[in-house]
RNA sequence: CGAGCGAAACGGCAAAGCCGGCGAAAGCCGGUGACGCAAAGCUACGGAUCUGCCCCCGGGCGCGGCGGGAACGAUCGCCGGGCUACCGAA
Numbered sequence: 001c002g003a004g005c006g007a008a009a010c011g012g013c014a015a016a017g018c019c020g021g022c023g024a025a026a027g028c029c030g031g032u033g034a035c036g037c038a039a040a041g042c043u044a045c046g047g048a049u050c051u052g053c054c055c056c057c058g059g060g061c062g063c064g065g066c067g068g069g070a071a072c073g074a075u076c077g078c079c080g081g082g083c084u085a086c087c088g089a090a
Stems, first nucleotide, its partner, number of pairs: 005088002012037002017032006035077001041083003045080003048075003055069004
């Protein structure tokens, strides 16, 4: 010095809940709040999960409702992959 690794320190992020906003929903954003996190930084690429406005199918004359399908929506704090990064004890 590099990789692995994760003691300490400087710092960082922020689960649930609550308040406000956005959204059809899942969920997201801001505030508050800390359960946790060494990539809990970024990326939906693979898997997984969640949701189903619009759409498709069924029955029905048809509409609503009902049942089924469907990601183009969402989660990177579910797992894996990719990219980037602070510190330096054993």
Predicted 3D model of a 90-nucleotide RNA (c-di-GMP-I riboswitch aptamer) from a Chloroflexota bacterium. The sequence was found by an Rfam model in a public genome assembly. The organism belongs to Chloroflexota, within Bacteria.